[in-house]
Molecule: Bacterial RNase P class A
Organism: Deltaproteobacteria bacterium
RNA sequence: GAAGCGGUACAGGUGAUCGCUGGCGCUUCGCUUCGGCGAACGCGAGAGGAAAGUCCGGGCUCCGCAGGGCAAGGGUGGUCGUUAACGACGACCGGGGGUAACCCUAGGGAAAGUGCCACAGAAAACAAACCGCUAUCUUACGGGGUAGUAAGGGUGAAACGGUGAGGUAAGAGCUCACCAGUUCCCCGGGUGACCGGGGAAGCUUGGCAAACCCCACCCGGAGCAAGACCAAAAGAGGGGCUUACAGGACUGCCCGUCCCGCCCCUGGGUAGGUCGCUCGAGGCAGCAGGCAACCGCUGCCCUAGAUGAAUGAUCACUGCCUGAGACAGGGCAACCUGUUUCAGGAACAGAACCCGGCUUAUGAACCGCUUCUGCC
Numbered sequence: 001g002a003a004g005c006g007g008u009a010c011a012g013g014u015g016a017u018c019g020c021u022g023g024c025g026c027u028u029c030g031c032u033u034c035g036g037c038g039a040a041c042g043c044g045a046g047a048g049g050a051a052a053g054u055c056c057g058g059g060c061u062c063c064g065c066a067g068g069g070c071a072a073g074g075g076u077g078g079u080c081g082u083u084a085a086c087g088a089c090g091a092c093c094g095g096g097g098g099u100a101a102c103c104c105u106a107g108g109g110a111a112a113g114u115g116c117c118a119c120a121g122a123a124a125a126c127a128a129a130c131c132g133c134u135a136u137c138u139u140a141c142g143g144g145g146u147a148g149u150a151a152g153g154g155u156g157a158a159a160c161g162g163u164g165a166g167g168u169a170a171g172a173g174c175u176c177a178c179c180a181g182u183u184c185c186c187c188g189g190g191u192g193a194c195c196g197g198g199g200a201a202g203c204u205u206g207g208c209a210a211a212c213c214c215c216a217c218c219c220g221g222a223g224c225a226a227g228a229c230c231a232a233a234a235g236a237g238g239g240g241c242u243u244a245c246a247g248g249a250c251u252g253c254c255c256g257u258c259c260c261g262c263c264c265c266u267g268g269g270u271a272g273g274u275c276g277c278u279c280g281a282g283g284c285a286g287c288a289g290g291c292a293a294c295c296g297c298u299g300c301c302c303u304a305g306a307u308g309a310a311u312g313a314u315c316a317c318u319g320c321c322u323g324a325g326a327c328a329g330g331g332c333a334a335c336c337u338g339u340u341u342c343a344g345g346a347a348c349a350g351a352a353c354c355c356g357g358c359u360u361a362u363g364a365a366c367c368g369c370u371u372c373u374g375c376c
Stems, first nucleotide, its partner, number of pairs: 001372008010363001012318007020046002023043003027040005048348001052359002055357005060223004073219005078092005093107001094105004108214002113212002115208003130153002132149007161179006180204002182201008227275004236266006247259004282301006289294001320345011
């Protein structure tokens, strides 16, 4: 210098002016049912690393549920840990990729059963003979029939262990030696997944379970529009009252009763309002434990709570990056460094009950490591 791998922190800064949303006030004004409410003024605060997707897990709330079991449905799937919990995270084991740094892994069971394995191929799993090989029969001498054969060819992603020897008509784990694998047993190491060593059995049994299924473990439902409280108008129930002797029904008239009207009380509850609401598995620092995830102790800090939904705009100075120019220094040069002028640029994105993760989007910087190459 090139290519790559892993990680960390940040998300320009300061000030002024004008706004917006909460909070506070020995302030001022207005209203008041005297509890407060509203306005002004002052002080102070005001988005994120992902606030996003809503994919997992939990807190919280309501509903359901005596407890236990079974079934259905859904999920998870190496081991040991971490955690409130998880499908998350850490470390390790096995497998795979990469020269390496390092990365990926849904990684229980295919010897319980069912099913599938495109195309090609004779055959895709306990059965199979297309070519070839061998024996035998037959022949019109080209061949054909029957039987054996999985060693060779051919097909395929995959063809029923590999090499050699024996054996045979030709062959074949048919037999033997070695190698590979599987199953079982023993010894040693490890908490464990598993690893190392030794032995036995010709046992050689294809793949797919993010196909059905089997095994083990986990899971009640809905969600802050949860839920709780106050409560207008209108309407409902109950009680009372009666006026210019108004109106309607029983009834043609009188009395009476009911409706209607007015007042009071009661319950439900819409609009609207209040709470839930932000102090919490909280943040920062130090020390201690652990390889780590994480955790303990001590100290300090309080850091948005809106509800058609605030968190913005403008200006000044300045930091960073890019391009162009000028000057100075270094260098043979390409070019590098510094100062300065002008122009331009700065991403993804916006809290809505709160947390832990995952995923996705995105700017620029720094640190460590690996491989290769050049120079000293």